[in-house]
RNA sequence: GAUAUCCUUCGGGGUCGGGUGUAAUUCCCAAUCGGUGGUAUAACCCACGAGCUGCGAUCAUAUCAAAGCAUGACUGCGUGAAAUGCGUAGGUCGACCGUAUAGUCGGGAUGAAAGAGGGGGAAC
Numbered sequence: 001g002a003u004a005u006c007c008u009u010c011g012g013g014g015u016c017g018g019g020u021g022u023a024a025u026u027c028c029c030a031a032u033c034g035g036u037g038g039u040a041u042a043a044c045c046c047a048c049g050a051g052c053u054g055c056g057a058u059c060a061u062a063u064c065a066a067a068g069c070a071u072g073a074c075u076g077c078g079u080g081a082a083a084u085g086c087g088u089a090g091g092u093c094g095a096c097c098g099u100a101u102a103g104u105c106g107g108g109a110u111g112a113a114a115g116a117g118g119g120g121g122a123a124c
Stems, first nucleotide, its partner, number of pairs: 001124001005120006017029003031104002033094002035048004043092002051069003056064002074090005096107003
């Protein structure tokens, strides 16, 4: 110096206003938001995460967890060597449970994760 590995911190945003109705931040008009890694800068290109089941590990529970299931959406033009990523124009999408039908309210969740940073640190 650096790898295995250990510890630790961080790690998701959003219904203004109006209509109908007994009742809707759920319907209608309208508004508004965009996790992580990759790649020419990406909600809608590729991949991952959050949900459910759970072989197995364990005396057992907590917990971890193989594997499986579920898992949305973009086009035209321009610039360029290169863009479904930039500019411009017009579009589109959004888990589960609850409730008048929900991306935005309440809940699991003061949770967990993709991952990002910091510290220690063999072998070499």
This is a predicted structure of a 124-nucleotide RNA (FMN riboswitch aptamer (RFN element)). It was read from a public genome assembly, where an Rfam model found it. Its mean pLDDT, the model's own confidence on a scale to 100, is 82.